Predicted 3D model of an 84-nucleotide RNA (c-di-GMP-I-GGC riboswitch aptamer) from Peptococcaceae bacterium UBA4068. Its Rfam family is "c-di-GMP-I-GGC riboswitch aptamer". Gene Ontology term of the family: cyclic-di-GMP binding. Taxonomically the source falls in Peptococcaceae (Bacteria, Bacillati, Clostridia, Eubacteriales). The model forms 90% of the base pairs in the Rfam consensus. The sequence was found by an Rfam model in a public genome assembly.
RNA sequence: UACGAUAAUAGCAAACUCAUCGAAAGAUGGGGACGCAAAGCCAAGGGUCUAAGGUCGCUAGAUUAUGACAGCCGGUUGCCGAAA
Numbered sequence: 001u002a003c004g005a006u007a008a009u010a011g012c013a014a015a016c017u018c019a020u021c022g023a024a025a026g027a028u029g030g031g032g033a034c035g036c037a038a039a040g041c042c043a044a045g046g047g048u049c050u051a052a053g054g055u056c057g058c059u060a061g062a063u064u065a066u067g068a069c070a071g072c073c074g075g076u077u078g079c080c081g082a083a084a
Base pairs, nucleotide, nucleotide: 003081004080011036012035016031017030018029019028020027021026034071040076041075042074045073046072047069048068049067053064054063055062056061
C1' cells in the first nucleotide's frame, strides 16, 4: 500500500414508534436494533427525493433548488492486526 477474524478495544443505529420543527422531501431528541470496518466527515463530482417560492399554463398540470439525502456511487481522514 492493500486486505478484513467467530480476535481485542471502542463506536454507530435501519424499520417501527413518541415528541418537536418543516409546505414537502426530510431533520433533531427519546425508545428501538435491521445492519455497519469508516454507517466518521464532505451536498461547490455523479445520482436520488421534494417543489414552498419563481416561471409557463388549456387552471388538469408542467418545469425549476436556492431545500434535502453520506445507510446509492464517489472524495477525504482514521482505530485494530489474524489469515492471504